[in-house]
Context: one part of a larger RNA
């Protein structure tokens, strides 16, 4: 820009893409078959491998500063802290992300067929699956399953909302509006940007704050014990990024733009 008014939702599916794998064991059954050795079809069940998808409850990885310990130095000194040294080094670790973890998929079914096997059956009094006609038949083909999809210009469908204003003699055109949308702003398990989602005071969108979870592992100060290093008590203390719940304290204020008049 188009889809013959303007919008907001929900959809159909022409078409396109994905998936499609397979082992072992049990049973049927030591049956059919076979002199024996051996040993099934068909059918039923269980459990794996590889591959794919999703997720983080469990098992783990990471987790650049969440907690703790500690070396050397600096901040005059003690104590307490802070900074520098590869995050100084080391131990642990929430969320997120991830796999080696967890869950899950291939099933089944329908249609038309291939090779093949048939029925009826002539040409050709017989025979013949084929010439007319009719069946069975595959991990393959088309559906069925998952995803995208009406620019499918053949531009589809359904539901709901908005209405018939001014300028202009009329038309064309222009303007202000409606429903609605956007700019702008707070932002997100969304994201390169954009887009998408949540929200903008009639508000829990983000931050802060409060509480909780989770992490770390018993802070500082004081008291007591010990010559001291240190220990014990207060104390599962103190601190705590991303998680959860709540709360308008802070910021989403104010404002602007576009947007129908219908063959």
């Nucleotide at each position: 820009c188009g889809c013959a008014g303007g919008a907001a939702a929900u959809u159909u599916g022409a078409g396109a893409g994905g998936a499609g794998c397979u082992g072992u064991c049990c049973u049927u059954a030591g049956u059919a078959c076979g002199a024996g050795a051996g040993g099934a079809c068909c059918g039923g069940g269980a459990u794996g491998g590889a591959c794919g998808a999703a997720c983080c409850u469990c098992c783990g990885g990471u987790g650049u500063a969440u907690c703790u310990g500690u070396u050397g130095g600096c901040g005059a000194c003690c104590a307490a802290c802070g900074c520098c040294a590869c995050g100084g080094c080391a131990g642990a670790g929430u969320a997120g992300c991830c796999g080696a973890g967890u869950u899950u998929g291939g099933c089944a079914g329908g249609g038309a067929u291939a090779a093949a096997c048939g029925c009826u059956g002539a040409a050709g009094g017989c025979a013949u699956c084929u010439a007319a006609g009719c069946g069975u038949g595959a991990a393959g083909c088309c559906c069925c399953c998952c995803u995208c999809a009406a620019g499918a210009u053949a531009a589809g469908a359904u539901u709901u909302c908005c209405c018939a204003u001014g300028c202009u003699a009329a038309a064309a055109g222009c303007a202000g509006u409606a429903a609605g949308a956007c700019c702008c702003c707070u932002u997100g398990a969304a994201g390169a940007c954009u887009a998408c989602g949540a929200g903008g005071u009639u508000g829990a969108u983000a931050g802060g704050c409060a509480g909780a979870a989770g992490g770390u592992g018993u802070a500082a100060g004081u008291a007591c014990g010990g010559c001291a290093a240190c220990g014990u008590a207060u104390u599962g203390a103190g601190c705590u990024g991303a998680u959860c719940u709540g709360u308008a304290c802070u910021a989403a204020u104010a404002g602007g733009u576009c947007g129908a008049g219908g063959g």
Molecule: large-subunit ribosomal RNA, domain VI
Organism: Clostridiales bacterium